[in-house]
């Protein structure tokens, strides 16, 4: 100096004027409100709603259990989590250092297309070997065409994928046939809480292909909705109930109250109807039940900040301090000047100046912890590889 | 607030046990006709909505993310 990896923070300062939401205090009022001062006013992801809780109502006697959805090494953290933080295996990168939905595929079931001889209890298409029938050829030892059988997974070819892999030896050819190394099963013993790891022994290995983000099986975790949750006050009108006064058709029962049941009469509705169903006049006063509006939930909480002490760490413990938006068609803004970042031009050898531009993503709606996305520009720390100098 | 669906060629849509990306119209050429149109042949045209991962292999199965469409609750 350059290339990179990782881990953590900032997200433009400050001062004037003008303006909004909240909240407090004084003062004027015609009680509707109105001046004036002070406080306090977005994020690191408020965002997507993918997960995890708190809060709230419903439903259940406990507890399982079926359907359903969701997580899957090991071992910690946390109120819990699919989230965090330490391993372990695997795969990537010269490295720091990243990636991984990381349980089973001998319970069972379902695909493995094309291509190729055979693709799931495996296959002989070409090639090696070898018998053997005809034919040819012979230097009579034998060789070779093709047809028939047989051994053969070493070679060739197909394919993502032909079932250990490399040398040696062996053999008519070939083969874990047989040896040594690596893989693989199993397995003594050591290490580790465990995942797993070493070390040495067994097992010649066509016992064991691959898919479970294919259907399944284990093993765990989930009751269901969700601030429109859910509570409380309560207006007019209109319906229900109740007393009280005025009116009022017939029959009947009758506890002698306008109680009760039937027909009448009006009126609403069943498309119509001789059928059915519902209410039956006025006025005044009270009651609850509920709409509109309001209020609570709603801002002190698994809460921030600072130092300390356990742990590698995630986080846990003690002390100390602050108190930090609560709107409800929804405010948190605009201008202007200094500085400060980041571009381009132009003056300069270079400092540097001068002019113009620009400063990202977005924006609270119960609330908390994760995850994912989305962001102009910058700063710190460790760390890696290369190249230079000394 | 809760759920479902859709995104394939310019348009309007198919496409299943996961293995070839297609149809109608349009559209370009060339023949027909004086010339159009209709019609005949032949042809181009694809990020499968964007990014990842699962597998040999992904329009399809999974996870994100971006469009758009619809349904259902509160309500005397």
């Nucleotide at each position: 100096c350059c290339a990179g990896a990782c881990g953590g923070c900032c997200g433009g300062a400050u001062g004037g004027c003008c303006g909004c939401g909240c909240u407090u205090c004084g003062c004027c009022c015609u009680c509707g409100g109105g001046c004036g001062g002070g406080g306090u006013g977005a994020g690191g992801a408020a965002a997507g709603u993918c997960c995890g809780g708190g809060c709230u109502c419903c439903a259940c006697g406990g507890a399982g259990a079926c359907a359903c959805g969701g997580u899957g090494c090991c071992g910690g953290g946390u109120a819990a989590c699919g989230c965090c933080c330490g391993g372990c295996g695997g795969g990537g990168g010269c490295g720091a250092c990243c990636c991984c939905a990381g349980g089973g595929a001998c319970a069972g079931u379902g695909c493995c297309a094309c291509a190729g001889a055979a693709a799931g209890c495996a296959a002989a298409c070409c090639g090696c070997c070898u018998g053997u029938g005809c034919g040819c050829c012979u230097u009579c030892g034998g060789g070779u065409u093709u047809g028939c059988g047989g051994g053969u997974a070493a070679g060739g070819g197909u394919g993502a994928a032909a079932g250990g892999g490399u040398g040696c030896g062996g053999u008519a050819a070939g083969a874990g046939c047989g040896c040594a190394c690596c893989g693989c099963g199993c397995u003594u013993c050591c290490g580790g809480c465990a995942a797993c790891g070493g070390c040495g022994g067994c097992g010649g290995c066509g016992a064991c292909g691959g898919u479970a983000a294919a259907c399944c099986c284990c093993a765990c975790c989930g009751g269901g909705a969700g601030c429109u949750a859910g509570g409380c006050c309560a207006a007019a009108u209109a319906g229900g109930g109740g007393c009280g006064g005025c009116g009022c058709g017939g029959a009947c029962c009758u506890u002698c109250g306008c109680g009760g049941u039937c027909c009448a009469g009006g009126c609403g509705u069943g498309u119509u109807u001789u059928c059915g169903c519902g209410c039956u006049g006025c006025c005044g006063c009270c009651c609850g039940g509920g709409u509109a509006g309001g209020c609570c939930g709603c801002a002190c909480g698994a809460g921030g900040c600072g130092c300390u002490c356990g742990g590698c760490g995630a986080c846990g413990g003690g002390c100390g301090u602050c108190c930090c938006a609560g709107a409800u068609g929804a405010a948190u803004g605009g201008c202007c000047a200094u500085c400060c970042c980041c571009c381009g031009c132009c003056g300069u050898c270079a400092c540097c100046g001068g002019c113009g531009g620009g400063g990202a993503c977005a924006g609270a709606a119960c609330c908390c912890g994760g995850c994912u996305u989305a962001c102009a520009g910058g700063c710190c720390g460790u760390c890696u590889g290369g190249c230079g100098c000394u | 607030g809760g759920g479902g669906c859709c995104g394939u060629a310019g348009c309007u849509c198919a496409g299943u046990u996961g293995g070839g990306a297609g149809a109608g119209c349009g559209c370009u050429a060339c023949g027909u006709u004086c010339g159009c149109a209709a019609u005949g042949u032949a042809g181009a045209g694809g990020u499968c909505a964007g990014g990842g991962g699962u597998u040999c292999g992904a329009u399809u199965c999974c996870c994100c993310u971006c469009g758009g469409c619809u349904c259902c609750a509160c309500c005397a």